[in-house]
């Protein structure tokens, strides 16, 4: 990394309209609107590391140069943090980060 099994949270049974359906409801599908969730995926950020130039200082008779320090800019950069694009919000089902056991 992958396969199989097991466990696995959160949040409106929201409103309006169309359509299928029905005697009528229920219900399904589609669109729009509002409210929410974070654990598919995706975006963002730390320390640290590297680079660039600068500042004062030290080494040296002087220069070239070197040394560490200070802050600035740029790049790399984690998450269960954060964003809420995507996805999701009764039960069931599906999905599900992650974890356990076993195999490759």
């Nucleotide at each position: 990394c992958u396969c199989a099994c097991u466990g696995g949270a959160g949040a409106g049974a929201g409103g309006c309209g169309g359509u299928c359906g029905u005697c009528g409801c229920a219900g399904g599908c589609c669109g729009c609107c509002c409210a929410c969730c974070g654990a598919a995926g995706g975006g963002g950020c730390a320390a640290g590391c590297g680079g660039c130039a600068g500042g004062a200082g030290c080494c040296a008779g002087g220069a070239a140069g070197g040394c560490g320090c200070c802050g600035g800019c740029c790049g790399c950069c984690a998450a269960u943090c954060u964003c809420u694009c995507a996805g999701g919000u009764a039960a069931a089902g599906c999905g599900g980060a992650c974890a356990g056991c076993g195999g490759g």
Model confidence (mean pLDDT): 82 of 100. The RNA shown here (Glycine riboswitch aptamer) has 104 nucleotides and comes from a soil metagenome. Of the family's consensus pairs, 90% are formed in the model.